[in-house]
């Protein structure tokens, strides 16, 4: 100096309702499985404070990794 966001891999930044892919669950399809299609669940955004009407995002401290 960089990174930390869903089980995993990552997006989201010049503050304004947290997302995608994979995986998982349900249903359809099939003799059955896989594949495919439809739907669903899942995150105190590493932790603690501050600023603000509002913070993943800005400021300070701190933990872990490179």
């Nucleotide at each position: 100096g960089g990174a930390a966001u869903a089980a995993c891999u990552c997006a989201g930044c010049u503050g304004g309702u947290a997302g995608a892919g994979u995986a998982c669950c349900u249903c359809a399809c099939u003799c059955g499985u896989a594949a495919u299609g439809a739907g669903g669940a899942a995150g105190u955004c590493g932790a603690g404070g501050g600023u603000u009407c509002a913070a993943a995002u800005c400021c300070c401290u701190u933990u872990u990794c490179c």
A computed fold for a 66-nucleotide RNA from a chicken gut metagenome, annotated as transfer RNA.
The RNAcentral record of the sequence draws on MGnify.
The prediction has a mean pLDDT of 82.